Notes: The part of an RNA shown here (large-subunit ribosomal RNA, domain I) has 579 nucleotides and comes from a Dehalococcoidia bacterium. The sequence was found in a public genome assembly. Rfam family: Bacterial large subunit ribosomal RNA. The coordinates come from a structure-prediction model, not an experiment, and the mean pLDDT is 82.
[in-house]
Context: one part of a larger RNA
RNA sequence: GGCACAGGGUGGAUGCCUUGGCGUUAGCAGCCGAAGACGGGCGUGGCAAGACUGCGAAAAGCCUCGGCGAGCUGUCUAGCAAGCCUAGCCGGGGAUACCCUAAUGGGAAAACUCGCCUGGGUAAAACCCAGGCUCUUGCUAAAAGCGAGAGGGAACCGGGGAAACUGAAACAUCUUAGUACCCUGAGGAAAAGAAAUCGAAUGAGAUUCCCGGAGUAGUGGCGAACGAAAGGGGAAGAGCCUAAACUCGAAUGACUUAGUGGGCUUGGGUCUUAUGUCAUUCGAGGGUUGUAAGACACGAGGGACAGAGCUCAAGAGCUGUCACAGAGUUACAAAACUUCCGCCUAGUCAAAGGUUUCUGGAAAGGACAACCAUAGAGGGUGAUAGUCCCGUAGACGAAAGGAGAAAGUCUCUGCUUGUGUUCUUAAGUACCACGGGGCACGAGGAAUCCCGUGGGAAUCCGGGGUGACCACACUCCAAGGCUAAAUACUGCUAACGACCGAUAGUGAACCAGUACCGUGAGGGAAAGGUGAAAAGCACCCCAAGAGGGGAGUGAAAUAGAACCUGAAACCUUGUGCCU
Repeated sequence: GGCACAGGGUGGAUGCCUUGGCGUUAGCAGCCGAAGACGGGCGUGGCAAGACUGCGAAAAGCCUCGGCGAGCUGUCUAGCAAGCCUAGCCGGGGAUACCCUAAUGGGAAAACUCGCCUGGGUAAAACCCAGGCUCUUGCUAAAAGCGAGAGGGAACCGGGGAAACUGAAACAUCUUAGUACCCUGAGGAAAAGAAAUCGAAUGAGAUUCCCGGAGUAGUGGCGAACGAAAGGGGAAGAGCCUAAACUCGAAUGACUUAGUGGGCUUGGGUCUUAUGUCAUUCGAGGGUUGUAAGACACGAGGGACAGAGCUCAAGAGCUGUCACAGAGUUACAAAACUUCCGCCUAGUCAAAGGUUUCUGGAAAGGACAACCAUAGAGGGUGAUAGUCCCGUAGACGAAAGGAGAAAGUCUCUGCUUGUGUUCUUAAGUACCACGGGGCACGAGGAAUCCCGUGGGAAUCCGGGGUGACCACACUCCAAGGCUAAAUACUGCUAACGACCGAUAGUGAACCAGUACCGUGAGGGAAAGGUGAAAAGCACCCCAAGAGGGGAGUGAAAUAGAACCUGAAACCUUGUGCCU
């Protein structure tokens, strides 16, 4: 030095474990903010230096109302002291809430600094305390006053902009993709939405979402690739309001001797330079559609009572009340209250085993012989417990606050029909040309939809669509608006998992978006396990200490904190054999 066997060290794989993650389902909830948010800074404890959590100079807390309750003074973190015990803990409501931050009196290198006005304290000041002093905008023409806005929000949603790598085995049309990203706006959802729709049959009947039609019809350097719709089956279900015609009222302006006209109609009377006529604007009523509808005029039919009109008679209409009928608080008008119901935000009750015996450190294991079960889900307890503990099945519970359902009070609404040489039914709109965009559809035969530029209709005997275009047929009514639910995302609660088990699962099981890196935007870790219980080794010895040897604890100390198991590489000891 090699080989073999045995034993150590180092190291932290493996096994087992789980406080943490990941995902799915169901139910419920969903905006916060000038009444100062989100996020921070600084403070705050009897001993409190650091950190987490809580709180805010009233500072691990104060008041109040409920629930639980025999202990309590949070955690790393033991102990002492001093206390409370009508405490404390949990939940509802309230008080306080420093400084910065939209930050808002001015300034500033955030958590600092400098003011002004009013009131109070003071004899008066200094000083202190309280309140106010920003900008934009609405009410409105200005001031004052009052109201609103600003800022934040993980994902989800609408709008405005908008790539490239990539794929096409190169690359340019194309694709990636209207994606990433940027800007902006809104909400608990958003958007869309009551046919100028779809279609071709005996037609359907707002929107949204799912299944399916279907990888079909199509588009496509007909390459790569992109990719519908209707019918069908489900979830949900809800429909409405304006503009205009016409009527009335108000304001402003203009016009006029005709009593033309007007004061509801007819006849008689009476009044009238505005009480008339026209124009514009505003408000109220009316009205809202496609088998066209509505207005107006003239007819026909239809509860009761009352009232007013310049006057008389008749008639008609209007307004109000009652009756009848209907509807309603998210759109369609809108507010409040009462009753009742279940739910959420704390909780409560909850059956049944043994001092028999074996092993063991320990019984929940084995043996014996019992019991409960609307409860044999699960977890814990010194090994594997229906009957030990927490629970579980089942049954109960709210002073206060919240979301909701139902009923009522209440509120609102109420004509039908026939005829017509009358009126209205959204205009720089529809449409066309050119240039683009979007539609599954790349200009194509390219409809439909939306922009830019230039032209530019019709008005119900009207207009749009049915994939160039024309005819017929069918279908719908644009150029104004609102609208719940089914849907998306997240949180909470509950349950579950042929999901992970510490190089996995979140980046993060542990004081992690931390340490650390970077000027910055930003990047971004590692790190779990003694034991059933600290019983965490009193005492003695070696030693400066570290460490070790005894002794003791413990079932075990080769479980001694560098602590479960403890592989390999690597280092080494002993013995044997060989050289």